Background: The RNA shown here (small-subunit ribosomal RNA) has 1462 nucleotides and comes from an uncultured prokaryote. The sequence is in RNAcentral, with records from ENA. Model confidence (mean pLDDT): 85 of 100. Rfam family: Bacterial small subunit ribosomal RNA. Its family is annotated with ribosome and structural constituent of ribosome in the Gene Ontology.
RNA sequence: AGAGUUUGAUCCUGGCUCAGAACGAACGCUGGCGGCACGCCUAACACAUGCAAGUCGAGCGCUACCUUCGGGUGGAGCGGCAGACGGGUGAGUAACGCGUGGGAACAUACCCUUUUCUAAGGAAUAGCCUCGGGAAACUGAGAUUAAUACCGUAUAAGCCCUUCGGGGGAAAGAUUUAUCGCCAUAGGAUGGGCCCGCGUCUGAUUAGCUAGUUGGUGAGGUAAUGGCUCACCAAGGCGACGAUCAGUAGCUGGUCUGAGAGGAUGAUCAGCCACACUGGGACUGAGACACGGCCCAGACUCCUACGGGAGGCAGCAGUGGGGAAUAUUGGACAAUGGGCGAAAGCCUGAUCCAGCCAUGCCGCGUGAGUGACGAAGGCCUUAGGGUUGUAAAACUCUUUUGGCGGGGACGAUAAUGACGGUACCCGCAGAAUAAGCCCCGGCUAACUUCGUGCCAGCAGCCGCGGUAAUACGAAGGGGGCUAGCGUUGUUCGGAAUUACUGGGCGUAAAGCGCACGUAGGCGGACUGGUCAGUUGGGGGUGAAAUCCCAGGGCUCAACCCUGGAACUGCCUUUGAUACUGUUGGUCCAGAGUUCGAGAGAGGUAAGUGGAAUUCCCAGUGUAGAGGUGAAAUUCGUAGAUAUUGGGAAGAACACCAGUGGCGAAGGCGGCUUACUGGCUCGAUACUGACGCUGAGGUGCGAAAGCGUGGGGAGCAAACAGGAUUAGAUACCCUGGUAGUCCACGCCGUAAACGAUGGAUGCUAGUUGUCAGAAGUAUACUUGUUGGUGACGCAGCUAACGCAUUGAGCAUCACGCCUGGGGAGUACGGUCGCAAGAUUAAAACUCAAAGGAAUUGACGGGGGCCCGCACAAGCGGUGGAGCAUGUGGUUUAAUUCGAAGCAACGCGAAGAUCCUUACCUAGGCUUGACAUCCUGCGAAGGCACCAGAGAUGGAGCCGUGCCUCGGGGAACGCAGUGACAGGUGCUGCAUGGCUGUCGUCAGCUCGUGUCGUGAGAUGUUCGGUUAAGUCCGGCAACGAGCGCAACCCCUGUCCCUAGUUGCCAGCAUUAAGUUGGGGACUCUAGGGAGACUGCCGGUGUGAAAGCCGGAGGAAGGUGGGGAUGACGUCAAGUCCUCAUGGCCCUUACGGGCUGGGCUACACACGUGCUACAAUGGCGGUGACAAUGGGGUGCAACCUCGCGAGGGGGAGCUAAUCUCUAAAAACCGUCUCAUUUCGGAUUGUAUUCUGCAACUCGAAUACAUGAAGUUGGAAUCGCUAGUAAUCGUGGAUCAGCAUGCCACGGUGAAUACGUUCCCGGGCCUUGUACACACCGCCCGUCACACCAUGGGAGUUGGUUUUACCCGAAGGCAGUGCGCUAACCGUUCGGAGGCAGCCGGCCACGGUAAGGUCAGCGACUGGGGUGAAGUCGUAACAAGGUAGCCGUAGGGGAACCUGCGGCUG
Repeated sequence: AGAGUUUGAUCCUGGCUCAGAACGAACGCUGGCGGCACGCCUAACACAUGCAAGUCGAGCGCUACCUUCGGGUGGAGCGGCAGACGGGUGAGUAACGCGUGGGAACAUACCCUUUUCUAAGGAAUAGCCUCGGGAAACUGAGAUUAAUACCGUAUAAGCCCUUCGGGGGAAAGAUUUAUCGCCAUAGGAUGGGCCCGCGUCUGAUUAGCUAGUUGGUGAGGUAAUGGCUCACCAAGGCGACGAUCAGUAGCUGGUCUGAGAGGAUGAUCAGCCACACUGGGACUGAGACACGGCCCAGACUCCUACGGGAGGCAGCAGUGGGGAAUAUUGGACAAUGGGCGAAAGCCUGAUCCAGCCAUGCCGCGUGAGUGACGAAGGCCUUAGGGUUGUAAAACUCUUUUGGCGGGGACGAUAAUGACGGUACCCGCAGAAUAAGCCCCGGCUAACUUCGUGCCAGCAGCCGCGGUAAUACGAAGGGGGCUAGCGUUGUUCGGAAUUACUGGGCGUAAAGCGCACGUAGGCGGACUGGUCAGUUGGGGGUGAAAUCCCAGGGCUCAACCCUGGAACUGCCUUUGAUACUGUUGGUCCAGAGUUCGAGAGAGGUAAGUGGAAUUCCCAGUGUAGAGGUGAAAUUCGUAGAUAUUGGGAAGAACACCAGUGGCGAAGGCGGCUUACUGGCUCGAUACUGACGCUGAGGUGCGAAAGCGUGGGGAGCAAACAGGAUUAGAUACCCUGGUAGUCCACGCCGUAAACGAUGGAUGCUAGUUGUCAGAAGUAUACUUGUUGGUGACGCAGCUAACGCAUUGAGCAUCACGCCUGGGGAGUACGGUCGCAAGAUUAAAACUCAAAGGAAUUGACGGGGGCCCGCACAAGCGGUGGAGCAUGUGGUUUAAUUCGAAGCAACGCGAAGAUCCUUACCUAGGCUUGACAUCCUGCGAAGGCACCAGAGAUGGAGCCGUGCCUCGGGGAACGCAGUGACAGGUGCUGCAUGGCUGUCGUCAGCUCGUGUCGUGAGAUGUUCGGUUAAGUCCGGCAACGAGCGCAACCCCUGUCCCUAGUUGCCAGCAUUAAGUUGGGGACUCUAGGGAGACUGCCGGUGUGAAAGCCGGAGGAAGGUGGGGAUGACGUCAAGUCCUCAUGGCCCUUACGGGCUGGGCUACACACGUGCUACAAUGGCGGUGACAAUGGGGUGCAACCUCGCGAGGGGGAGCUAAUCUCUAAAAACCGUCUCAUUUCGGAUUGUAUUCUGCAACUCGAAUACAUGAAGUUGGAAUCGCUAGUAAUCGUGGAUCAGCAUGCCACGGUGAAUACGUUCCCGGGCCUUGUACACACCGCCCGUCACACCAUGGGAGUUGGUUUUACCCGAAGGCAGUGCGCUAACCGUUCGGAGGCAGCCGGCCACGGUAAGGUCAGCGACUGGGGUGAAGUCGUAACAAGGUAGCCGUAGGGGAACCUGCGGCUG
């Protein structure tokens, strides 16, 4: 410090997720030791049992026991002090509760200091005793008794009250010689009460709250101020700087995190507060409204003799319960502290220790050294090896920890040690007692094999898993941490993702529709005062602990101790005065006023004008009009449309008209008048900061819509009809109502947009235009002012773009945003007549949603161009019969593959057996084939029996080659196991080969340049070409693969060479037969030739090129072939071959027989033959080329009607042969299902072959089917081409209508590029990128989830009114009772019980507010591999889309009105 994740890729915005640290944690697996810490976060739930607050005989009496008679010890009481501390908990509390800093009107037991006093009396009472009541708790009566218990009196230094005259009020002794006490007083100290400034969570879907409320006077009360309480008077007080209400919460020092600022938190330790079963209350006391005190009410538990009683662990242990979860019913007062006491001492679950727990932090160990070209085992393997791995074993050594034995503290500087025979030290034995957990696709360090096969599972995010998973499970190996390791939860960080430090708002979320203006905030120049802000110095405080620094102590560390710094704060004091504030004075540059001009659809009202539409009347006139893509509904012979004249009514204002004007925005358009707002320019005088912004508030605010009343020509939601359509609730057409118009009143919203709020200043220019001004050259200029546009620099921006009209640089105040969906929705509030508007969530769900730009692809977008693509032609297919392939069906099997173009006369250049992969039957198991081993035999040949054959059985002949006599090589037979074998699967694991776009003109790279980048440029542009072919231009310059050329065939000529070819001339023959010749043809080698080279025109030009011409055998690529760029289609092929993986192994292998691949209601593709006269048949008989031939081609002779048979010369081929070319020509037939056509069938033959039954071809004779030119549709072809005619070859024993070649005869047409198909280039839009066979919207149906409404119902909380009124203090009363004092002994003062009053807890009644649970039914929402209906959006998305509003419709949606361009 960052990383992953939106995309084909990019930049940005933006969320989600991860890596870090931490914890009072929990869970899973594992677990050796020690030190130091921590340990109910949940039920402030209920608690059995024990303990946690007592002490004092030096205050008092009584009593028991002991006694050395001195006294000592104990018990229950009275009395004193302490039980207000210590300990626990965090329920309540949003508060002067806490924190911090101040203040005045208080009291403070014990302690310290000062001063004074401590005199003399009295009456009771508990205990004890007697008598009762009661189950108990407890309690009544009587008698008796003490005090440091209680009560007067006296005294009063000081104290208190006072009307300044006066008045009031204390005490306690013990003990025996020294103190301790007691009373009063003043001061201190300590701890406390009260008041104030500032700070202290969330919600405005809580906006008004308040009656003792706010203040005053007086009184009461308190330790003390005060409405704290009461009486009276006044009507105040609080609140947008957030009152009240609701929710949540103890606060702080600190703790965690963070660079910091912050954020979160408030366990342990420390300070404060609050509470003590729940609520209320007081008593005592210095102090309480009291955790282990009292009274009352309530709930709960326990005891009970049913009458009544007892209790309060949020003390320490412990129990139950709750919970994911948190310990021992331990020891000791030795230390530190506390209470009481004069003290000894007693008490102390405070505390100190021990126990339990890996809960955390820290430390240590589980051994160390040597040890192999590296054991075994495991795993992997390319089978060689690699790895585990110096790891182990083995050898040598050590002993921390643990065990045993011995010694033995500090804590206590007199005694006293729970811890504890502990820490620590010494010795002994022995490697001995001691390693796990998570991870290994990326983020993120670490990889292989097997299993599994979208299953099982994993997952923090992205995502893995559908047969080769580094992602699941296991193993081997590796990485990380280590007595722990992972997971889960929570907090901070990363997150600049709430932005003070430190973000944004044109298009990503985000500027209010616009203005006026209140509070508030901010504010011009000069000069004084002041010193609030600001700033320097000083003082006080900021508890300790913690953090940090230094030093020290435990062996180190954690931990602890000492000191320092710090605690960024608050208060106070004293200086400074630049800036801000405040206050005084002055100014004119901001703002405004005045005067003079100017422009304008600015507003309101009244009046008025012409054109047009429609309607009415009349005339002319006749059959149509209207409308559309085409039609129809509609109007018209009852006279329309058209046309002429007249009239009526309403609405809107052509031309001018303009990125022109005006207005704050919405918006404003004939003309005239009236009233009226704002703006601009120029000028001077005046005011003197009067300004800017603006939460709330107020006003204005298109269209639609609403209310009332008018008006209604045209247009036109709804509605009706006609079309279109699969449907058409639409688009189109004909009609048509609200509405549109006016007046008044509502509504308050729009894509109310510049998607850009307002104000001020600064910051290059160029060029239009509107309204002024100035200057002169009078139609121009200007450093002129204000508006409105275009371009453009700096700068900004993610980019697009903005750019003096900012989205630049700054300041000021306001509004708004914080992932997408849910949702601008629900609920609540406000407004509205309604429609609805405004304010505005959550649950749940996703990992994206989005902006700009890029490359492609696509478009029922655009431009340019090409192709037998269309058109123009010729001939076909589709109809018939047959051939052949496919589908389907059938079958034991009909083997398999190929599937739009680019499968279908395809693999197959040739299935009777074989082929053959399929089926049936019967057989084989190291195998038909390869290698190795052992044994036997050479190999091999001949032939017999059984069997369908495979196969089985049984014979005869044969002895080779090398070596040295053993033996070996090749081959055969038998055996053994390693292995062979597989046309079994996967072409979606592959190689190779092939098809296709397409012989289309494209596809790329290097360097440079541009861009943040993907990328662009080059390759675009203007011409041109068959071509990215060439030329010109250009931030490009070059290059590569393609194009072209180089290669082959063919067309002309030349040279060379003439056999088997040729023959002009010379001989010769039946014959180029022979001699001869090389001239010619031809053959086959080598050359020449064609390059826009020449001329003219054209072309932008002396370009590329195009048009025409000359010459030439050939002219613009002469014709044809071979040649197939980067890539696409997971295209085809595992059945050519090769090959990974999987599968079979007496079978999915191998051999054999027969069958099948040839089936046949049917459908399709490709062909052949035809339907005839451009023909059939017969005859004559001329002219080719390519090829083939030894298991062959065969002349010739002969037989057969023929296929063919029997002989057979020649030929390993320019020699012999296949070989005859056929169309052509002549004759005949004469339009007929024929002398067309030949299917089908019968008979008889031929050939091949082991064998023609299933199932070959051919021949002869006979038979003579369909078919008379073929629907929709569709194919090929642009010249030696189509069409037509024959010929040859491969395969092959035989079998071709197929395939591959060859030549003969030999056309027609192309105006042209609108359209169909395919393709190329440029451009444009895009929500597509699996790329339009794309994406995607809504209803309906099903499942699940959360949520709103809901008759109601249940509960919490709170308010108001009223009723009830425990205990209690207060006030009153007190003719019942009464010790202290007075007293005349009657009584009095005083007191008590009782009674009463008002206050008040609990409780009750009624009416609300608010929150939550449940709820029949119901609304929408979300999610869910393959449901239904349509196709709304994205391209002009096929009617451009969207916004607001209104109506309509199964649904997306459609239509009207206004608006926007996204």